RNA sequence: AGAGUUUGAUCAUGGCUCAGAUUGAACGCUGGCGGCAGGCCUAACACAUGCAAGUCGAGCGAGAAAGCACUUCGGUGCGAGUAGAGCGGCGGGGUGCGAGUAGAGCGGCGGACGGGUGAGUAACGCGUAGGAAUUUGCCCAGUAGUGGGGGACAACUUAGGGAAACUUAAGCUAAUACCGCAUACGCCCUAAGGGGGAAAGCAGGGGAUCUUCGGACCUUGCGGCAAAAGAUGAGUAUGCGUCGGAUUAGCUAGUUGGUGGGGUAAAGGCCUACCAAGGCGACGAUCCGUAGCUGGUCUGAGAGGAUGAUCAGCCACACUGGGACUGAGACACGGCCCAGACUCCUACGGGAGGCAGCAGUGGGGAAUAUUGGACAAUGGGGGCAACCCUGAUCCAGCCAUGCCGCGUGUGUGAAGAAGGCCUUAGGGUUGUAAAGCACUUUCAGUAGGGAGGAAAAGUUAGUCGUUAAUAACGGCUAACCCUGACGUUACCUACAGAAGAAGCACCGGCAAACUCCGUGCCAGCAGCCGCGGUAAUACGGAGGGUGCAAGCGUUAAUCGGAAUUACUGGGCGUAAAGCGUUCGUAGGCGGUUAUUUAAGCAAGAUGUGAAAGCCCAGGGCUCAACCUAGGAACUGCAUUCAGAACUGCAAGGCUAGAGUUUGGUAGAGGUGAGUGGAAUUUCCUGUGUAGCGGUGAAAUGCGUAGAUAUAGGAAGGAACAUCAGUGGCGAAGGCGACUCACUGGACCAAUACUGACGCUGAGGUGCGAAAGCGUGGGGAGUAAACAGGAUUAGAUACCCUGGUAGUCCACGCCGUAAACGAUGUCAACUAGCCGUUGGAGGGCUUGUCCCUCUUAGUAGCGUAGCUAACGCGAUAAGUUGACCGCCUGGGGAGUACGGCCGCAAGGCUAAAACUCAAAUGAAUUGACGGGGGCCCGCACAAGCGGUGGAGCAUGUGGUUUAAUUCGAUACAACGCGAAGAACCUUACCAGGUCUUGACAUCCCGAAAAGUCGCUAUAAUGGGAAGAGUGCUUCGGGAAUUCUGAGACAGGUGCUGCAUGGCUGUCGUCAGCUCGUGUCGUGAGAUGUUGGGUUAAGUCCCGUAACGAGCGCAACCCCUAUCCUUAUUUGCCAGCACGUUAUGGUGGGAACUCUAAGGAGACUGCCGGUAAUAAACCGGAGGAAGGUGGGGAUGACGUCAAGUCAUCAUGGCCCUUAUGUGUAGGGCUACACACGUGCUACAAUGGUGAGUACAGCGGGCAGCAACCCCGCGAGGGUGAGCCAAUCUCACAAAACUGUUCGUAGUCCGGAUCGAAGUCUGCAACUCGACUUCGUGAAGUUGGAAUCGCUAGUAAUCGCAAAUCAGAAUGUUGCGGUGAAUACGUUCCCGGGCCUUGUACACACCGCCCGUCACACCAUGGGAGUGGACUGUACCAGAAGUAGGUAGCUUAACCUUAGGGAGGGCGCUUACCACGGUAUGAUUCAUGACUGGGGUGAAGUCGUAACAAGGUAACCA
Repeated sequence: AGAGUUUGAUCAUGGCUCAGAUUGAACGCUGGCGGCAGGCCUAACACAUGCAAGUCGAGCGAGAAAGCACUUCGGUGCGAGUAGAGCGGCGGGGUGCGAGUAGAGCGGCGGACGGGUGAGUAACGCGUAGGAAUUUGCCCAGUAGUGGGGGACAACUUAGGGAAACUUAAGCUAAUACCGCAUACGCCCUAAGGGGGAAAGCAGGGGAUCUUCGGACCUUGCGGCAAAAGAUGAGUAUGCGUCGGAUUAGCUAGUUGGUGGGGUAAAGGCCUACCAAGGCGACGAUCCGUAGCUGGUCUGAGAGGAUGAUCAGCCACACUGGGACUGAGACACGGCCCAGACUCCUACGGGAGGCAGCAGUGGGGAAUAUUGGACAAUGGGGGCAACCCUGAUCCAGCCAUGCCGCGUGUGUGAAGAAGGCCUUAGGGUUGUAAAGCACUUUCAGUAGGGAGGAAAAGUUAGUCGUUAAUAACGGCUAACCCUGACGUUACCUACAGAAGAAGCACCGGCAAACUCCGUGCCAGCAGCCGCGGUAAUACGGAGGGUGCAAGCGUUAAUCGGAAUUACUGGGCGUAAAGCGUUCGUAGGCGGUUAUUUAAGCAAGAUGUGAAAGCCCAGGGCUCAACCUAGGAACUGCAUUCAGAACUGCAAGGCUAGAGUUUGGUAGAGGUGAGUGGAAUUUCCUGUGUAGCGGUGAAAUGCGUAGAUAUAGGAAGGAACAUCAGUGGCGAAGGCGACUCACUGGACCAAUACUGACGCUGAGGUGCGAAAGCGUGGGGAGUAAACAGGAUUAGAUACCCUGGUAGUCCACGCCGUAAACGAUGUCAACUAGCCGUUGGAGGGCUUGUCCCUCUUAGUAGCGUAGCUAACGCGAUAAGUUGACCGCCUGGGGAGUACGGCCGCAAGGCUAAAACUCAAAUGAAUUGACGGGGGCCCGCACAAGCGGUGGAGCAUGUGGUUUAAUUCGAUACAACGCGAAGAACCUUACCAGGUCUUGACAUCCCGAAAAGUCGCUAUAAUGGGAAGAGUGCUUCGGGAAUUCUGAGACAGGUGCUGCAUGGCUGUCGUCAGCUCGUGUCGUGAGAUGUUGGGUUAAGUCCCGUAACGAGCGCAACCCCUAUCCUUAUUUGCCAGCACGUUAUGGUGGGAACUCUAAGGAGACUGCCGGUAAUAAACCGGAGGAAGGUGGGGAUGACGUCAAGUCAUCAUGGCCCUUAUGUGUAGGGCUACACACGUGCUACAAUGGUGAGUACAGCGGGCAGCAACCCCGCGAGGGUGAGCCAAUCUCACAAAACUGUUCGUAGUCCGGAUCGAAGUCUGCAACUCGACUUCGUGAAGUUGGAAUCGCUAGUAAUCGCAAAUCAGAAUGUUGCGGUGAAUACGUUCCCGGGCCUUGUACACACCGCCCGUCACACCAUGGGAGUGGACUGUACCAGAAGUAGGUAGCUUAACCUUAGGGAGGGCGCUUACCACGGUAUGAUUCAUGACUGGGGUGAAGUCGUAACAAGGUAACCA
C1' cells in the first nucleotide's frame, strides 16, 4: 500500500466481497510446563444451606448451668469384726470452685462505610469551569465552663393470653438513659426595650488535709457541654458539552413573574393566598424510542468511528409501589410501617421472608469457576488497651479465556535402506528424514537443602515529657520473647534416562502451497468470483507441500481498507442528483475610506485538567508479559495582561455596485373592445348525369327522392397562408390577421441626483402547456369513447367510413409534463474568427450602399483549460467567490401507512420487510436491421432444357422384423461412406463350437514342415488310420506344427463434445494480418479509409504513415498457331515394287501425328476518353487481344460441421465373451412420404434397309481376331498381343431412300408366362442377359422448383475403375451443336463504406405483461388480546402536617381546684395500590383481500431494443 467481481474487450460510475488489528467471547479438532491477568454480556428470574456488622464490663443494673471437690440426710450393696468401723453405687439438701464467666437487657459508637448490580434515568444525571444562601459525627488547633437536684423504664419477679411469632397486667431497680434548676460569652430571637438556651461521668495513681472509712480532695488519661475556626464529607444554584425520530409542531394554570405567609441545614412556586399574563419553541419545545455517565478501551496516518467488562471517579437501585422514624449523615441491600405479587410455617385463629454481599442451587442460555484457607499482610468498625469482628482483603482451587516465556532434543549419518506416493518404467519424491554412532538433561519425575513477604504489639532496662510525684500515661533507645493462610513457596543441589511431551488449518484466483485415485450437475464445496454433467490442482481420500504452533480453524461483533456521508476529503449536461418559474421573510454573505471598541482573532502568564492507563527513558522479577519510581502528555475550560492587521459593533465620509432623472429605439410581451378576407361544412336556387368517395387492394358510407362536379346567394364556428428568418418579445409556461384603448419589461446615448439602499433565499407567496373537473353558453372542422367496414390465426389496434365528450368563450378549480439547454441564481476574470437582430459614434459617399468602432441580445466554429468519454469552450461543463436546492447500489417504490391540499381524478411529503451481485454512463470491435450508399455473382431479368404428374431404378425417412448392422441427415445427408451385399464381404439375427485363443512376442516339452484319402455332422470343431522324413561343422539351429503354464492377445464395443490426420462449407469470395511510427487514459484506431480503376487490398493519385507477410495475379499441366530436333509400332508428298484391295514392301522425313525443346500476347503499337496517372473504349497486325479457353492451386478463420466403422490414438468398458471360427438367414421386407435418376408420352418421331466420320482408355488367372454352330444371349476353336504393332471395337446421332399418319397408335415399354445363355461350390429368398408371347401407367405434368452465357446448354454414342458375375450410378472421352443477356427495381448470397442497437451463445439474439402452480415478506381488514399513556371522576392503607368538643397522662408550675405539655382516639389535607368512563400511541393476532418478490424447460400473445416492422418516450 491494495485486490477480486458488471463487459467480447475498454474507461468511468457504483455497490458487494477479501487481505489487517481487536474481543469478558462461544463452537470443532488437539493439548507438555510455568508466570501475569481475566471469568453470568442471557432471567434487576426464583432461591435450600452456611457465612458476609459488630463491639465496648474503663457507662449501668442484674446474673446462670454443666462439671469437680467437701459436707449432710435417706435408703441400699459388700463387709474386718459380729451388729457393725470402713468402702462403693443411687436420690435429696448445703458450701466452695466454675464465675461476676456464658447468655440476655438498659446505654454509647458503628449498622449511611466497605461489598453488589445497571433496572430506571436524555436529567444539572454525568463531564468541565467558575459560584453562594448552607450543614458537617469521629479528626486537628485554640477559648470558656463541667455546679446542684428530680422522676422513671427495661432486665428481674409474680399472674395471665397464644400452636407459634409474640404479648398483657401488677410490682422492684441502676446509669455517660431521661427531665428541670443555677451559670453562660464571642450563641440565638427581637418591635432593639428585652427575652431564651448546656453539660456526665469513668479509670489509674496519690503526698499532705478531712472522713460516716464508702470516700471527699488532688492529679493524669479517656470522655461530656457551648460558641467560633480548620480539614474532610455532604447538600444546592449556574455557563458550556452530552443518542435517534418532524410520518412528533405547537407545549404549559403552580404554568411565568410579583407581594404576603409557611417550610428547609440552606437560595428558590419548594408549598400556600392574592395580583399580573406570562414562560418555552424551527439555534427543534412537547411527544416517542433507545441508553447509567466519565477517566478510559478497540481501531485509525490523522480527523474520526465504535464502545463504556476488569481498575478508578460520580450517579441510581436493593422483591414491586408508597411512606416516614432514628440519626451528624438514610427516606436506609443483610432497619421499621403499609399495600401488592410470590414462597414457607400453622393447632386455620394467625405469623415469617427478601443473595443485584461470598460460596452454592434450580432456571434461562452458545456461554462464564470452589457451598476452599486465613485474618499472616493492607484497610475498616468497636475498645484506654489486650483483643474481638471483617466472604473488604490476602491467598489457594477450576478453565489454553487472553498475553508472555520455555520445552518436545543436539551433532554426525548415502547403501540416498525398507515402506508409501508418482512415473515418460529410465527414474523422481518423502529424505539426513529414519535406522546406526556419539553427546546433552532445560521442563516434568524422585530426594535433600532453602530465602523474602515481619513490621508492630508485649516484657524488662535506660532516658525525656507530664505531674507536687520516683505512680500512671506518652515519646525515643537497647535487649529479650513471639506472630506466615499461601507452603511439600520462589530458588539451589543431586540422581536416572532421549527418556514423559505436536497439532490444526489450508494448497482454482484474490493468497504462500500440486499430483494421483474415487465420484459423475450426484454426493458435496463456497468469503466473493465460482467448482461438480467420465480425464475435477475447487467435492471425498491419499502422497507431497505451505502457513501458524500448545495451539489452530470456524462463527459472532467493532474499527480499518470505504475519499462508500467526503471538516481534513466527493459530487449533480448524459452515470444517483438543479425545485417548472418569479417575488420575497428569517438566515447566510457583502463595495471603498478615516476613527472608536475589543465580541471573534493571534501571543504570554496563572489555575485546573484525580489516580491508573497511553508515550519516553530508568529500576525490579534469569528475559518477557508484569510490577515500580520519574518525566512528558492530557490538543480542554477559566482567569489575567498586553495587541489591533482582518471580521464584527458604533458613529462619519465616498461613488466604481444598485437605483432615480432626460431624450430616443425595436418587439407574435399582457388585457379588453371592434373589424377583415381565404378555406372547410351546412342550407337555398340554377346547370348537369351516374356515379362519388376511399384504399396497398377493397368495403362500410353518399347518390336516379338527382349525389360528386359547377355557378350564384345565405348562415355559422374555428384558425389566421404568403411575409417567416438557428428572426423578435417574455421569469417560465408561452406569444403570430388588422385597428383602437389601457399596461409591464428591456436596450441605447448623454447628464444630474441618492449614497451600499446589494446578492442569495429554508419556510411562505403568485404564475404555471396539455389533459381533466364544476356552472352556463357555443359547436364549422377535428376527434378519446362508441359503431360499422377492412386486415389478420386472432385484431377490443395500425387503414377506411361515420361519430359523442373534449377542443372554442365566460367564471371557478386542478398544479402536473422528456415543465429540457436533461446545465439553479448573482458577480468577476480568461485567445481569436465568422453570421444575424436592436441602438449609438466615426469615415467615405449620388445612395436608404459600403467600411470601421462600440454596446445589448442571438447562432456557428475554435485556443488554453476542463471532462470517464461524448463534448463544453466569454451565452463555459474554464479559473474563482456568495447563497440555495438535491444525490449516496439495482429492484421493492415515488409505492404502503400517517399527515396536509383537492368536488373528484389525484397531488405533495415519504419508508420498511424482502430480494439480487450487479444495475448504469461514454466510447471500441464485431454481428444484425422488414436503415442508407456503392459493387459483384446464372442472383434476378432475357432465353434453352428439366424436376414436381406416369412406370421403373436407386438412396432416405417411416413402418415391419429374430435381424432388417452402422454412420451421413438445412444449404454443405438422401445413385452419400458403397470404384459395385447370392456365399465371402458382414460389422446384424437365431443356432450349434473354442477359451493363451483366428492373429503377435516370450518360456518348457515334443514333432520336420506338410500331404493323401476315410468316417460322422448343416458346417467348423471332432475321431481313427496310412504313407512321409528335409539342412547340419552332428553340438545344434531356422521356419512350421502340436501339448502345457502365464504374461498377454482380441474388440467394426463407448466417447468425433478428450484427440491426430483427412474432408466439407462460406469461397477461388478478396480478403486476413504484422513490424516500426503516430493518435487515443484505454479497448483500439491509422496503415486497409478517400478520388478513380480492376476479375482482384489489381493498379494509380491523394494521404501520419512507411514498409512487409499470407491470399489475388504470375510461375505448373492440358488445349489453340508456328519453328527446331527425332522417325517406330505412327505417316506417305515425291521415287520404285506389289496387291481385287490395304504404307503391304523398298525407301523417304516433306505433311499429319507422336514427344522433347523453343517462339508467340506484353495494353507492345495507333487514336480517343480520363486534369495527369492507373486504366477504359475503338483500331491495326495476328492462329490467338486484353487473366485467349480449361485444370491443379482454397489466405486468417467459421460451423464443439463430418469421420474413434479407412488409419492412428487418450480414457472408459468386455475377457469360457462385447473375443474367435462355422452353416443358415438378414442388410433385397412394404399401407406410405421424400430426394436423385432412367425410359417415355411421340412425326425435328418410330420402324426396317443402306452409307460415313471419333476420342479418351483397358488387356496375361487378361483382351481375344479369323473360321464354324446357334434367331439370339452365347458356345467351340485359339492366330495375334505384356500393346502408336494384336485386341476390346461395328461408334451413335448424322446422311440416303422405305413405311407408319395423330391413334393409347408400328408411340411407350412396365408387369407376367414359357424357354434359354453366362458367371460362379451355389442364382429359392436374391444376378445379368437372350428369344417368343403378354402389352400397365403415361397424350408434356398444380403449387412450387433446378441447371446453363459457347464449343456452353441440349442431344448422341464410346471407354474405364470396382468386378467371378451383376450400372439407368460414378469418372472420363469425343460427335452434332443453339437461343438470350434491355438492364440491376425486385428475390437469394457475398464484398466495401456509413448509420442505429437494450444483440456479443451475436436476430434461430434480446425481451414485456396477464394467467396457472409453489414459497416468502408486506399493506388493508369486521374485529380480538396485551403494553404504555392523557383527561374526568370514585376511592383512600401506612405516614406526616393541621384541627380536636371524647378518653388518658411520672418529672415543670400551682392558690393543690387545676394548668402547661404529652399520648390514644376521631377528623381534615396530601397520597400508593385499586376502580369507572372516554381518548391517544404501540405490539401481536384475524375469515377474507390487494399488490410485490423469487422460482423448472407451463399457457397466451409479441409491447420494447434496427425505421423493432404504427419512431420511441413524458404528463

Notes:
This is a predicted structure of a 1515-nucleotide RNA (small-subunit ribosomal RNA) from an uncultured prokaryote. The prediction has a mean pLDDT of 85. Rfam family: Bacterial small subunit ribosomal RNA. The RNAcentral record of the sequence draws on ENA.